Molecule: transfer RNA
Organism: Microcaldota archaeon
Formats: sequence, structure tokens, C1' cells
RNA sequence: GCUCCGAUAAUCUAGCCCGGUCAAGGAUGCAGCCCUCUCACGGCUGAGACCCGGGUUCAAAUCCCGGUCGGAGCA
Repeated sequence: GCUCCGAUAAUCUAGCCCGGUCAAGGAUGCAGCCCUCUCACGGCUGAGACCCGGGUUCAAAUCCCGGUCGGAGCA
């Protein structure tokens, strides 16, 4: 230098190929409430995320282009 893969809450992860709605789902963790003499367990509720910029579209986490970071391969 070229090619390919990946980036989603504090952490892990699904969704992306094939764009569609309500509010981006789940687990752990966090907060509140219930339960309990108290704690733990258990139950309910809540807050919290699409790497960055641009484009296409009525509509983008998803498609396209560029960039950043990480990984693999080739030279």
C1' cells in the first nucleotide's frame, strides 16, 4: 500500500443479508417499589445505546461514499 471482517447502554449480546414504527429487543449491573424483623432470593417498574460525517429514500442501526479505531490476510 491492497483486500476482508468488526464497532449497538457501565458490560455482554440480538436485529443489518431482505429499510417500515409503538418506545432499537434480551441478559448482567444500577435506581425505585413490593415481599422480609433485616439482608439475600423472588416479583414489578424505571433510566440507559446504534463509532463519526455525508448521501439515497416518505422512512436508515440496516443501503451507498468517506473517515477513525480494532482484528485478519497479502505484498